[in-house]
Model confidence (mean pLDDT): 80 of 100. A computed fold for a 137-nucleotide RNA from a Dehalococcoidia bacterium, annotated as c-di-AMP riboswitch aptamer (ydaO/yuaA leader). Lineage of the source: Bacteria > Bacillati > Chloroflexota > Dehalococcoidia. The sequence was found by an Rfam model in a public genome assembly.
């Protein structure tokens, strides 16, 4: 020299998950509070009851092969979604999952509950808008 690996700091990426205050046996914990974000739940309106139950969060749905008694697993694709302010054109890459409620929920003002995790390291060109960080003086 180069690879890993651990801690810390600083930058930022998916995501709603982010700030604040108080208190305590104090770098931990507890409690409350804004902001974001999710559910339920009237008249109106809409839906028309079998069997196969239904439904929530999420981009994450769907189709085809194959393989299996069946599930499973695989492989192509695809709604969709994301890639360092932003828009809008193009190229290029990458995701296209897991959970949850329990027979029950259309929309729904008012009112009522609940989350504020986790997991990375992020391409480029044009056109336009805007904003902010470091350094130096």
């Nucleotide at each position: 020299a180069c690879g890993g690996u651990g801690a810390u700091u600083u930058c930022g990426c998916c995501g709603a998950a982010u700030c604040c205050u108080u208190c305590c046996c104090a770098c931990g914990g507890a409690a409350g509070g804004a902001a974001c974000g999710g559910g339920g739940g009237a008249c109106c309106c809409a839906c028309c009851u079998a069997c196969c139950g239904g439904g929530g969060u999420g981009a994450a749905u769907u189709g085809c092969g194959c393989u299996c008694c069946a599930u499973c697993g695989c492989g192509c694709a695809u709604a969709g979604g994301c890639g360092a302010c932003u828009u809008c054109c193009g190229a290029c890459g990458c995701c296209g999952a897991a959970c949850c409620c329990g027979u029950c929920a259309g929309c729904u003002a008012a009112c009522c509950c609940c989350g504020c995790a986790g997991g990375c390291g992020u391409u480029c060109g044009g056109a336009g808008g805007g904003c902010g960080a470091u350094c130096u003086u």